[in-house]
Formats: sequence, C1' cells, structure tokens
RNA sequence: UCUUUAUCGAGAGUGGUGGAGGGACAGGCCCUGCGAAGCCACAGCAACCGGCCCGGUCGUUUGAUCAGGCAGAUGGUGCUAAUUCCUGCUCGAUCGAUCCUGAAACGGAUCGCUCGGGGAAGAUGAGGA
Repeated sequence: UCUUUAUCGAGAGUGGUGGAGGGACAGGCCCUGCGAAGCCACAGCAACCGGCCCGGUCGUUUGAUCAGGCAGAUGGUGCUAAUUCCUGCUCGAUCGAUCCUGAAACGGAUCGCUCGGGGAAGAUGAGGA
C1' cells in the first nucleotide's frame, strides 16, 4: 500500500510545552489567543485481540470453526467536543411546489423538506498478500 472481516446512537481530560490552526476529503456547521495542531507527563474510558470459564458443529487425533460468560489497564492495540458532528450515492414513504395528460378525478415527471432502508468513504481492531 492492497485486501477480508467485525464494530462505529454508549463511554472517558488535566497539566506542561508550543504557538495557529483543527474537526480525513467537499459543502455545511462547529471548536480555537478564556490558547488550535504537534510533542511530553500524569489520569481516565472501553473489552477488538490476548487471558480464564463454558457450549454447539466438523474432524480418528493434534485441532479447526461458531456462539455465550468472567476479570483486568504494568499482555498488544485503540480511544478520551459535537451520532463517524451533519450531508455527500441510491431506494422507499409522507407532505409541498412546478410541469405533463385529461372535461374532471385519477395518473405521470422533476425539484424540495422530513423520516426510514441500503451503499460509498473514513476510523479502529483482528487476519491475509
């Protein structure tokens, strides 16, 4: 760097240094000299891997795989403004506007608000190349 898979509505900050930016990208909307990013120290959150317990399936066995539970921050990571801050593509529903057909109603098209489903992108863990 690419790829597979799980999760992303919960949770958790102070000080020092540093000096103007930050929230991935774009638009919005926020945070920020009452001090941004980065770095350091200490503190905290959580249970992805790992640890312990237990069960299902497969396997002749070693074992493989899939669920459930427990504890813990001196096992490995991660995280500590705002839902992944919101939206970005698509489908559906309600409502509204405009237009088309039509005698009218019904029906259809486009756009917009709101709500919901899926996806993309991103982040993190674990595995693979």
Predicted 3D model of a 129-nucleotide RNA (SAM riboswitch aptamer (S box leader)) from an uncultured Desulfuromonadales bacterium.
The model forms 97% of the base pairs in the Rfam consensus.
The sequence was found by an Rfam model in a public genome assembly.
Model confidence (mean pLDDT): 81 of 100.